[in-house]
RNA sequence: GCAGAAAUGAGGUCUGUCGCUAUGCCUAAACGGCGUAGAGGAAAGUCCGGGCAACAGAGGGCGGCAUGCUUUCUAACGGAAAGCCGGCGGUGACGUCGGGGUUUAAGGUGACAGAAAAAAACCGCCCUGUCGGCAGAAUAUUGCCGCAGACAGGGUAAGGGUGAAAAGGUGGGGCAAGAGCCCACCGGAGCCGGUGGCGACAUCGGCUGCCGCACCACCCAUGUGUUGCAAGGCCAAAUAUACCGGCAAACAAGGAUGGCCCGUCCUUUGCCGGGGGGUAGGCUGCUCGACUUUGCAGGCAACUGUAAAAGCAAGAUAAAUGACAGACACCGCCUCACCAACAGGGCGGCACAUAACCCGGCUUAUAUCGUUUCUGCAUCU
RNA sequence: GGCGCUAUAGCCAAGUGGUAAGGCCAGGGUCUGCAAAACCCUCAUCCCCCGGUUCAAAUCCGGGUGGCGCCUCCA
Numbered sequence: 001g002c003a004g005a006a007a008u009g010a011g012g013u014c015u016g017u018c019g020c021u022a023u024g025c026c027u028a029a030a031c032g033g034c035g036u037a038g039a040g041g042a043a044a045g046u047c048c049g050g051g052c053a054a055c056a057g058a059g060g061g062c063g064g065c066a067u068g069c070u071u072u073c074u075a076a077c078g079g080a081a082a083g084c085c086g087g088c089g090g091u092g093a094c095g096u097c098g099g100g101g102u103u104u105a106a107g108g109u110g111a112c113a114g115a116a117a118a119a120a121a122c123c124g125c126c127c128u129g130u131c132g133g134c135a136g137a138a139u140a141u142u143g144c145c146g147c148a149g150a151c152a153g154g155g156u157a158a159g160g161g162u163g164a165a166a167a168g169g170u171g172g173g174g175c176a177a178g179a180g181c182c183c184a185c186c187g188g189a190g191c192c193g194g195u196g197g198c199g200a201c202a203u204c205g206g207c208u209g210c211c212g213c214a215c216c217a218c219c220c221a222u223g224u225g226u227u228g229c230a231a232g233g234c235c236a237a238a239u240a241u242a243c244c245g246g247c248a249a250a251c252a253a254g255g256a257u258g259g260c261c262c263g264u265c266c267u268u269u270g271c272c273g274g275g276g277g278g279u280a281g282g283c284u285g286c287u288c289g290a291c292u293u294u295g296c297a298g299g300c301a302a303c304u305g306u307a308a309a310a311g312c313a314a315g316a317u318a319a320a321u322g323a324c325a326g327a328c329a330c331c332g333c334c335u336c337a338c339c340a341a342c343a344g345g346g347c348g349g350c351a352c353a354u355a356a357c358c359c360g361g362c363u364u365a366u367a368u369c370g371u372u373u374c375u376g377c378a379u380c381u
Numbered sequence: 382g383g384c385g386c387u388a389u390a391g392c393c394a395a396g397u398g399g400u401a402a403g404g405c406c407a408g409g410g411u412c413u414g415c416a417a418a419a420c421c422c423u424c425a426u427c428c429c430c431c432g433g434u435u436c437a438a439a440u441c442c443g444g445g446u447g448g449c450g451c452c453u454c455c456a
Base pairs, nucleotide, nucleotide: 001377002376003375004374005373006372007371008370009369010368012328013327014326015325016324017323018322020038021037022036023035024034025033026032040352044363045362047361048360049359050358051357052228053227054226055225059262060261061260062259064224065223066222067221068220069083070082071081072080073079084099085098086097087096088095089094100219101218107216108215109214110213122160123159124156125155126154127153128152129151130150131149132145133144134143135142168186169185170184171183172182173181187211188210189208190207191206192205193204194203195202196201232284233283234282235281241275243274244273245272246271247270252268253267254266255265256264277455278454291311292310293309294307295306296305297304298303330349331348332347333346334345335344382452383451384450385449386448387447388446391405392404393403399436407423408422409421410420411419429445430444431443432442433441
């Protein structure tokens, strides 16, 4: 210098005019005047978790749901950090996907193709018997043969155009034919012991022929009550319960109560649900909080502790934070009459997106401009 | 603002891991003198879009887009 990898930051500034929301003062009052404050890194999606609130500050069981290598962090999490093992991609920096158990208890699925899809015999190979051939004999039968074929019974997973997947691989022994049936080497699994590590695990030695894949159901561990600020509390205004349905006579019924059961509490002559009617107003919850910034200390890091440090940063409710003009900054193109660069000039561009109770994460969108560390190649010293 | 459901042909729709039923419409044919009716044949290859799991995805999982519904107060 070129090509990359990872992490991370910013995401405009100023002036003028006209406006918006909240609030302080003038002020007793205002729609007036003068000040002050006024969106984001994602405010978004609402995918997780928590605070808060109501139901009992929810008590037991079943069911359901979520998560699933290890150690940490955290208020909590399905999040984050640092690692472990395996697959795939890359020369590399690195990226990406997966990770409880299920051989010792049973089960389901694996379309099409294929003999067979998980203990399977269709072909093939092998054994036995009968039919069979030869000799003798009148016959029954006996002896020999086992070449070819047929039928029956059995053995065998070595071979067979399939398939996403075919029952560890190669070689030898063995056998009627074969097979981890036996042996050598290789690959894997399990058990025992040593060493290192908090641990997942790594590594070394020994033993066992232990060697049927994937997904699901299932099992185990941990967590999980439901509903969401339109929760909930207070005040004001207004009115009718027409009609329909469900339940009930006391060891009962209904409700709170949610997928179910129990328990607890409330109600008891009507209760509940649907539907109908009325009001379309205000206050509160509401923003100071697991808060922000900076320094120091600990930790590889996520993060934590600390400072008698500094600071207060929208609380609106149909919803304010905007519009126009100019200048600067940044980017691209053109021009300056050989080429290149710079100054000047001209034109164009400047993203994604707008709080609705709050907070921690994740995910998704994002023009442009950076910063740090690292990798590969080339060149120079 | 919060919560839930849904997307399959021009229209209505079944299908919940094994290669997308059915009806209407449309096109072609048979029949007929010509039509209608009837009968036969054809019509999805991007199952809203993008990734992932799997041998295999409309179906299961994640993300995005569009559409629809419910939830205020009083008695």
Molecule: RNase P RNA; transfer RNA
Organism: Muribaculaceae bacterium